Molecule: transfer RNA
Organism: Paramuricea clavata
RNA sequence: AGCUCAGUUGGAAGAGCAUUUGGCUAGUAUUCCAAAGGUCGUAGGUUCGAAUCCUACCGUGGCCG
Numbered sequence: 001a002g003c004u005c006a007g008u009u010g011g012a013a014g015a016g017c018a019u020u021u022g023g024c025u026a027g028u029a030u031u032c033c034a035a036a037g038g039u040c041g042u043a044g045g046u047u048c049g050a051a052u053c054c055u056a057c058c059g060u061g062g063c064c065g
Stems, first nucleotide, its partner, number of pairs: 002017004011048001019035002022032002041057005
């Protein structure tokens, strides 16, 4: 990351499922290999360096009134 999540005390992002390609099979399924898919909600700040720290805002859910 399309979905569900990890990322451990700041060093630059990964897993499972799904998708696609190929192998296996007479064919399908199962299974195996590989690939693609990320402005880390938005904007700003701190820092040599931010998914991580700070601020505001947006969205979703819950609780109280």